[in-house]
RNA sequence: GGCGGCGUAGCCAAGUGGUAAGGCAAGAGUCUGCAAAACUCUCAUCCCGCGGUUCGAAUCCGCGCGCCGCCU
Numbered sequence: 001g002g003c004g005g006c007g008u009a010g011c012c013a014a015g016u017g018g019u020a021a022g023g024c025a026a027g028a029g030u031c032u033g034c035a036a037a038a039c040u041c042u043c044a045u046c047c048c049g050c051g052g053u054u055c056g057a058a059u060c061c062g063c064g065c066g067c068c069g070c071c072u
Stems, first nucleotide, its partner, number of pairs: 001071007010024003018055001026042005048064005
């Protein structure tokens, strides 16, 4: 230098056009003499950034940025 994959919450991670599941952690509550455990509730108007396509974009396209791999 060329090619490919990935980037979603504090962490892991699903979702591949119709407005983002789940788990862990965290916070609040119930319970308890106090805790732990258990149970209930809350937790992403910004999905790496900018632009484009579309009635509508986390999702498709382009250019960047970062990480990983392959080729030279």
Source information:
This is a predicted structure of a 72-nucleotide RNA (transfer RNA) from a Deltaproteobacteria bacterium. Rfam family: tRNA. Rfam classes the family as a transfer RNA. It was read from a public genome assembly.